[in-house]
Molecule: Lysine riboswitch aptamer
Organism: pig gut metagenome
This record gives sequence, C1' cells and structure tokens, in this order.
RNA sequence: AGGUAGAGGUGCGGCUUUCAUGAGUACGCCGGAGACAAGAGGAAAUGCUCCGUUUGAAAGGGCAAGCCGCCGAAGUAUUACGUUUUUCCUCAGGAACGUAUUACUGGGCCGACGGGAAAUACCCUUCGGACUGUCACAUAUUUUGUGGAGCGCUAUCUU
Repeated sequence: AGGUAGAGGUGCGGCUUUCAUGAGUACGCCGGAGACAAGAGGAAAUGCUCCGUUUGAAAGGGCAAGCCGCCGAAGUAUUACGUUUUUCCUCAGGAACGUAUUACUGGGCCGACGGGAAAUACCCUUCGGACUGUCACAUAUUUUGUGGAGCGCUAUCUU
C1' cells in the first nucleotide's frame, strides 16, 4: 500500500400483513345562494365558489409482527439531468422519486428553536446535555481525565 473477516446496540434501512389515525373529512346525490377560483394571465355558466341535508372513501406518514439486506449501515444539504404530480389551459413556483457530483454526520437517547405532516403521532436540520463504542496522550493502579474522527478501529493475509 492492497485484500479478507469483524465490533459498537433501545444499531441502520427495505418489503409484506393486520390495526389505529386520516374522518364523518374529500368526492357524489338533492336543495339553496352568489359572480368573489388560484402566484400571474386566459378560457368556462351542463362550469366555478359557498351554505344545508344525506351517503361516505383513499393515499402519504405511524404502532406491532414476520422476513430480507447490512455496520457510511444510513441520513441531510448543494448542483446538474430525467420522470411524475400540484386547477380546465399556459407560465412561474412547490412537492415526490431516480441517477450522478460535492460537502457534513462514530452511535442511540433526552431537551430546545425551526421545517415537513391532518396531527400532541412520526420524520428532518442545527444547537445543548449526559451516556456509549473506538483510538491517541497523560495519570492513578487497572482507574480517571483531556482530545480526535468512520477516508476511523480490531484481527488476519499479501507485497
């Protein structure tokens, strides 16, 4: 220098199934009222907006169980490209997914601001706290303290 195999534990991610929430919501039927649909522009009245009665979902996200792949597991952000979606159309903006590039994060937990979401669920960035794994240095006697980062650490093989 290169290869192989491992470790951190409330460890990471994916798929399937049940369940709750979503929600008595959206859509629809019937009746009534209005000219006020959206970021901009336009078209439309068999359309649009709102109110009442009535019937009445789903998706995303989530708990649990099982299975699968794993230990930069994975996540986030920037940039570029592509697909889909967001109102009847166009433009703009947003959202989701995929590929590539660059950068950051050892890990889970708790808390705070903020963002996403229907949300008190859950997820995400940043910050703080103790804990934990790893290595280095120092120090007691096998403890304690300080600091660093996974492009790391341990074991092993080859040169």